[in-house]
A computed fold for a 130-nucleotide RNA, annotated as FMN riboswitch aptamer (RFN element). The coordinates come from a structure-prediction model, not an experiment, and the mean pLDDT is 79.
C1' cells in the first nucleotide's frame, strides 16, 4: 500500500437592481448557486525528476445523499439540446436553453424553520492478519 475491524475530524452554494402591491429576497424583467462517487474524448495544465508522476476536468451520463411514502435491508424522487474541432463527444470549445425535497409566509433553488440533526462520502489516526 490495498483490504478489514475501530475510531476522531470534516463533509452546501446564491437575491444584487429594478417594476406591481396594502403585503412579494416568494409574482413580473434582469442578476445570482451547483453537494458526493464514478466515467473521464489517446483531453487539458505542470515540471531540477518526462513519469506505471502529480493537478484539473459533468447541476441536467450512470449511480448515491438530503427529501417523500402505509410494509424503512423497500418503493418515490429534477433538468439538454444546437454548432464547432475530432477517428470519435454524454464530459471539450461556442451558444441556446433547461432543473432544483418539506413545513411557514403574497406562490420561495437563494429566506424562516425541521437543524447545535442526519449524510453520499473525504481526510487522519490505532489494530489484526499475510
Nucleotide at each position: 500500500g490495498a483490504u478489514c475491524u475501530g475510531u476522531u475530524u470534516c463533509a452546501g452554494g446564491g437575491c444584487g437592481g429594478a417594476g406591481u402591491g396594502a403585503a412579494a429576497u416568494u409574482c413580473u424583467c434582469c442578476a445570482c448557486c451547483g453537494g458526493c462517487g464514478g466515467u473521464g474524448a489517446u483531453g487539458c495544465g505542470g515540471c531540477g525528476u518526462u513519469g506505471a508522476c502529480c493537478g484539473c476536468g459533468a447541476g441536467u451520463c450512470c449511480g448515491c445523499g438530503a427529501g417523500c411514502c402505509a410494509u424503512a435491508c423497500g418503493g418515490c424522487u429534477g433538468a439538454u439540446c444546437c454548432g464547432g474541432u475530432g477517428u470519435g463527444a454524454a464530459u471539450c470549445c461556442g451558444g441556446a436553453a433547461c432543473c432544483g425535497a418539506c413545513g411557514g409566509u403574497a406562490u420561495a433553488g437563494u429566506c424562516c424553520g425541521g437543524a447545535u440533526g442526519g449524510a453520499a462520502g473525504a481526510a487522519g489516526c490505532a489494530g489484526c492478519a499475510a